Model confidence (mean pLDDT): 83 of 100. A computed fold for a 325-nucleotide part of an RNA from Papaver somniferum, annotated as large-subunit ribosomal RNA, domain IV. Its Rfam family is "Bacterial large subunit ribosomal RNA". Its family is annotated with structural constituent of ribosome and ribosome in the Gene Ontology. Its Rfam clan is "LSU clan". The full RNA is in RNAcentral, with records from SILVA. NCBI's taxonomy places the organism under Eukaryota, Viridiplantae, Ranunculales, Papaveraceae, Papaver.
Context: one part of a larger RNA
């Protein structure tokens, strides 16, 4: 020096990406306990107080060397005497919750979940494997069932659009034209041959076109010019286009480029945080929108307690390294 510990004046997060680490709190009895809430919780909220030992006395009990209570006495530096053993509070994001996950860099806001919605399936069911015959499972089940997709407790909601793509139903006509059909021709050859070969017309299924309906299917959800007596802006008006032009709600957001947007709040000072504004480059309604008590080894900000994280390092102990023998 390094490792593991002990202790520290004054200050107390000034350290740092970040209070990481350490410190502090701690079990038991007792008093007391806010907003808020799905009335269960929140809650061990927060915040106070107590404590060893001996005999005596009264009470409880059938009894006890038992239990709790009151007063009194008394030892120690120290009474939950060591060990063991929650720090707490405010606020925002996110996911409802308990659960699951990258064995060996990720435990999470990802997956799952209760619940909602939707599609398919009538039993030789739907599904999966196989060209097929069939095999497996569904299920020793039967639509309150089975399988697929999707959102993700709960509360309040879930707007408009079927033009495109998809899946569904219908189907007169058109297009296409499998198997069938066999007009007409063709090669070889001396000829024959139901030989070889090309193959029209007519009729013709699925498919496609066409018609309808379907968005908790895949998706989509405008531009521009003018306009009120300062200016700016534009309720209104004109015009172009569209299947329809983004509704409720929320918003510099886990989404905001410009951006450290502007205002407020908190600090002596804040690109962070919170509350608003809305000019949303590029929010938006089961790709769910907006809220939400409880919960979280999740993420951000702040306060309190606490401390060698730091100002700024010092001392001690133990084991190596190291020095001498």
């Nucleotide at each position: 020096c390094c490792a593991u510990g002990u202790c520290g004046a004054a200050g107390g997060a000034a350290c740092u990406c970040g209070a990481u680490a350490a410190a502090a709190u701690g079990a038991c009895c007792u008093c007391g306990u806010a907003a808020u809430u799905u009335u269960g919780g929140g809650a061990g909220a927060a915040g106070g107080g107590g404590a060893g030992u001996u005999g005596u006395u009264a009470u409880a009990u059938g009894a006890a060397u038992u239990a709790g209570g009151a007063a009194u006495a008394u030892g120690g530096c120290a009474u939950a005497u060591a060990u063991c053993a929650g720090g707490g509070g405010u606020u925002a994001g996110u996911g409802a919750c308990a659960g699951u996950u990258u064995a060996u860099u990720a435990a999470a806001a990802a997956c799952a979940c209760c619940a909602g919605a939707u599609u398919c399936u009538a039993c030789u069911a739907u599904g999966u494997g196989g060209u097929a015959a069939u095999a497996c499972a569904a299920a020793a089940g039967u639509a309150u069932a089975a399988a697929g997709u999707u959102u993700g407790a709960c509360a309040c909601c879930u707007g408009c659009u079927c033009g495109g793509u998809g899946a569904u139903g219908g189907u007169a006509g058109g297009c296409u034209g499998g198997a069938u059909g066999g007009a007409a021709g063709u090669g070889u050859g001396a000829u024959u041959a139901u030989a070889u070969u090309u193959g029209a017309a007519u009729a013709g299924a699925a498919g496609u076109u066409c018609c309808a309906a379907u968005a908790a299917a895949u998706g989509a959800u405008g531009g521009u010019a003018u306009u009120a007596a300062c200016u700016c802006a534009a309720c209104c008006u004109g015009u172009c286009c569209u299947a329809a032009g983004g509704u409720c709600g929320c918003a510099a957001a886990a989404u905001u480029c410009c951006u450290u947007g502007u205002c407020a709040c908190a600090u002596a000072a804040a690109u962070a945080a919170u509350g608003a504004c809305c000019u949303a480059c590029u929010c938006g309604a089961a790709u769910g929108a907006u809220g939400u008590a409880a919960c979280g080894a999740c993420u951000g900000c702040c306060c309190u307690a606490c401390u060698g994280u730091c100002u700024c390092c010092a001392a001690c102990a133990u084991a190596u390294a190291c020095u001498c023998g």